[in-house]
The RNA shown here (Bacterial RNase P class A) has 382 nucleotides and comes from a Pseudomonadota bacterium. Model confidence (mean pLDDT): 75 of 100. Its Rfam family is "Bacterial RNase P class A". It is annotated as a ribozyme.
RNA sequence: GCGGAUGGCCGGAUGGUCGCCCUGCUUUCGGGUGGGGAGGAAAGUCCGGGCUCCACGACGGCACGGUGCCGGGUAACACCCGGCGGGGGCAACCCCAGGGAAAGCGCCACAGAGAUCAGACUUCCGGGGUAUGCCCCGGUAAAGGUGAAACGGUGGGGUAAGAGCCCACCGCGGGGCUGGUAACAGGCCCGGCACGGCAAGCCCCACCGGGAGCAAGGUCAGAUAGGGAGACGCGGGGACGGGCUUUCGGGCUUCGCCCCCAGGGCGGCCGCCGGCCCGAUCUCCGGGUAGACCGCGCGAGGCGGCGGGCAACCGCUGUCCCAGAUGAAUGGCCAUCCCUGAGCAAUCAGGACAGAACCCGGCUUACAGGCCAUCCGCUUUU
Numbered sequence: 001g002c003g004g005a006u007g008g009c010c011g012g013a014u015g016g017u018c019g020c021c022c023u024g025c026u027u028u029c030g031g032g033u034g035g036g037g038a039g040g041a042a043a044g045u046c047c048g049g050g051c052u053c054c055a056c057g058a059c060g061g062c063a064c065g066g067u068g069c070c071g072g073g074u075a076a077c078a079c080c081c082g083g084c085g086g087g088g089g090c091a092a093c094c095c096c097a098g099g100g101a102a103a104g105c106g107c108c109a110c111a112g113a114g115a116u117c118a119g120a121c122u123u124c125c126g127g128g129g130u131a132u133g134c135c136c137c138g139g140u141a142a143a144g145g146u147g148a149a150a151c152g153g154u155g156g157g158g159u160a161a162g163a164g165c166c167c168a169c170c171g172c173g174g175g176g177c178u179g180g181u182a183a184c185a186g187g188c189c190c191g192g193c194a195c196g197g198c199a200a201g202c203c204c205c206a207c208c209g210g211g212a213g214c215a216a217g218g219u220c221a222g223a224u225a226g227g228g229a230g231a232c233g234c235g236g237g238g239a240c241g242g243g244c245u246u247u248c249g250g251g252c253u254u255c256g257c258c259c260c261c262a263g264g265g266c267g268g269c270c271g272c273c274g275g276c277c278c279g280a281u282c283u284c285c286g287g288g289u290a291g292a293c294c295g296c297g298c299g300a301g302g303c304g305g306c307g308g309g310c311a312a313c314c315g316c317u318g319u320c321c322c323a324g325a326u327g328a329a330u331g332g333c334c335a336u337c338c339c340u341g342a343g344c345a346a347u348c349a350g351g352a353c354a355g356a357a358c359c360c361g362g363c364u365u366a367c368a369g370g371c372c373a374u375c376c377g378c379u380u381u382u
Base pairs, nucleotide, nucleotide: 001378002377003376004375005374006373007372008371009370010369012337013336014335015334016333017332018331020037021036022035023034024033025032026031039353043364044363046362047361048360049359050358051213052212053211054210056274057273059271060270061269062268064209065208066207067206068205069083070082071081072080073079085096086095087094088093099204100203104202105201106198107197108196121144122143124139125138126137127136128135129134152170153169154168155167156166157165171193172191173190174189175188177186178185179184217294218293219292220291227285228284229283230282231281232279235261236260237259238258240256241255242253243252244251245250263278264277265276266275301320302319303318304317305316306315307314308313338351339350340349341348342347
């Protein structure tokens, strides 16, 4: 100098002027004065939570869904960090992911001789025939071909030619030793060795899992018709009260309330234990209100310093308050600066993706232009 890899930051700032939203203090209620005001993704709604409401909760099981190497971080996670194994790359780095295919079922199209306990198309070897073109029988699976994949690979010996037929190494299977928290790694011994792939095919294993969601949910005010119809459980007993009645002993009862039994219900299902509810409801027609306030931002918060840790992150300490609208606030103009391009200059043009609506931790996607740091490779010079 060129190329590449990884991580981070900016992506607008300042002043004036006019116009907005929130808020503190003050007010003679006209106002005055001070402070603040969109993002790294606010996006997608893909994960995980906080929070709110709900009569369901514990234990056991089943179904369904989710996750899936090991260890750590975190409120939690499918996230993040570190490591192991596999793959790509000269490298820096990047990508992938549980175990089981002898528990069972299923798939491997086409091509090919043959795709699981398979197979002979072209070759190769031996024997026979022979019209020398070739045919028949036997052996073989080494070489070639087909294919994503062909029942171990390389080398040597051996053989008629070949073959783990034999041997060495690798691979594979079994056993055990050492190191490591572990995933795993390394060595040693035995065995010629049977068996491919797919489980992000069903399945098996381990762990996790109430529902709904700020249009959640509350307070106040106000209005209507405390409307009408239908379906469906009101079953039994007792006490009290009300009503009616009474020959004053009591009786009847549509009703209200309480207790017991029975029955029904309780956001996957079943069992058991406990608890709660029973106009518990369901359907249709019709009417009123859709207003104000809270929720609504002090947080798993930001920034700085110190310490621990390889790191993610954690602890201590100091400091700061940094949007809360509700048909929806940040805008317009001028000037200066910044960046990019053109130009000798003056100057001209342009400046990305894109707007909170309960909040937070992630992931994914979009992004003109610019900056910083570290690492790898190549070349050149000293």

The sequence is in RNAcentral, with records from ENA.